This is a predicted structure of a 346-nucleotide part of an RNA (small-subunit ribosomal RNA, central domain) from an uncultured bacterium. RNAcentral holds the full RNA, with entries from Greengenes. Rfam family: Bacterial small subunit ribosomal RNA. Gene Ontology terms of the family: structural constituent of ribosome and ribosome.

Context: one part of a larger RNA
């Protein structure tokens, strides 16, 4: 390499846009590039295979015949690709009419919680733990009342729900903003599918500048436990968490399950939206989930949300460790990402 794989044995890029390139719905005519068929020419010679023949046999020598990757030409044929040229509407997109949503940015406002400060009441506690102590407290705490300040994050509603391409998204309200789905079938007419590169997004920590800083907390300090305790428990606490602007580019970025399409039995639950009804009955359609048949699978399981059954495209795997490492590139402020061996070992 072929080939065979990628849910959990190695193996699906985090996710999307899309470029080149690969694939592509249905009718009709053209063409004859690729396709098939038959003829010509070449395809040196030895080697190879067959079959006869000489060396006493073999190796080896000679002869004939097949054969030989293809190539080049030339005539037919016209299914199927491919190219042209007309068309068609079921793929995809427009339109119209609808409801659903924590979908994303922005500003504005709300209560509940905590903290802190101020004042009033009042007196020894309070805190914490397994027990404790360290810590707060008679310079009046804890507890209650009234006032005010702040910075986070919104209880119930909540869910096997809903949206997003994925990260992810949950108080209200308003302004702008994408996507999906549903009916109608009015428009365009294959406009499509995938996707090397390439560009963006991309949880948390982490960086750079400037704010802010209630809680809660890496570090650290101290009390404890303990043979010790660089911990688990406790009291404190800086960085951080949180805003703006820029980097980072990684994760069990997981459904460990690429993307599309197009077949394949059924039950049930719940969301949206059509229709329809006396009813959420019954029908259609989109998503979410559970259980189950064919089928698959090593098993476990998966089964119309397929890991069944096929076809495009695309990544990625090929024995453990060394090694998510070295060296070189490239990217980054750094932290360190990305690509990514070999010796050596078993």
């Nucleotide at each position: 390499u072929u080939g065979g794989g990628u849910g959990u044995a190695a193996a699906g890029g985090g996710c999307a846009g899309g470029u080149a390139g690969g694939u592509g719905g249905c009718u009709c005519a053209a063409c004859a590039a690729g396709u098939g068929g038959g003829g010509a020419g070449u395809g040196a010679a030895a080697u190879c295979c067959u079959c006869c023949g000489g060396c006493u046999u073999a190796a080896u020598c000679g002869g004939a015949g097949a054969a030989c990757a293809g190539c080049u030409u030339u005539c037919c044929a016209a299914a199927c690709u491919a190219u042209u040229g007309a068309g068609c509407u079921u793929g995809a997109g427009u339109g119209u009419g609808g409801g659903a949503g924590a979908g994303g940015a922005g500003a504005a406002u709300g209560g509940a919680a905590c903290u802190c400060c101020u004042g009033g009441u009042g007196u020894a506690a309070g805190g914490g733990u397994g027990a404790a102590a360290u810590c707060u407290g008679u310079a009046g705490a804890g507890a209650u009342c009234a006032g005010g300040a702040g910075g986070a994050a919104c209880a119930c509603c909540a869910u096997u729900g809903g949206c997003g391409a994925a990260g992810g998204c949950g108080a209200u309200u308003c302004u702008c903003u994408g996507g999906a789905c549903c009916a109608c079938a009015a428009c365009u007419g294959a406009c499509a599918c995938u996707g090397a590169a390439c560009u963006g997004c991309g949880a948390a920590a982490g960086c750079u500048a400037g704010g802010g800083g209630a809680g809660a907390g890496a570090a650290c300090a101290g009390g404890a436990u303990u043979a010790g305790a660089u911990a688990c428990c406790c009291u404190g606490g800086u960085a951080u968490u949180c805003c703006u602007a820029g980097c980072c580019g990684u994760a069990a970025a997981c459904g460990a399950u690429g993307a599309g399409u197009a077949c394949u039995g059924g039950g049930u639950g719940u969301u949206u939206c059509c229709u329809g009804u006396a009813a959420c009955a019954g029908g259609g359609a989109g998503g979410c989930g559970c259980c189950g048949a064919c089928g698959u699978u090593a098993a476990c399981a998966c089964a119309u949300u397929a890991a069944g059954u096929a076809c495009u495209c695309c990544a990625c795997c090929u024995g453990g460790g060394g090694a998510c490492u070295a060296c070189g590139g490239c990217c980054g402020c750094a932290a360190g990402g990305u690509u990514g061996a070999a010796a050596c070992u078993c």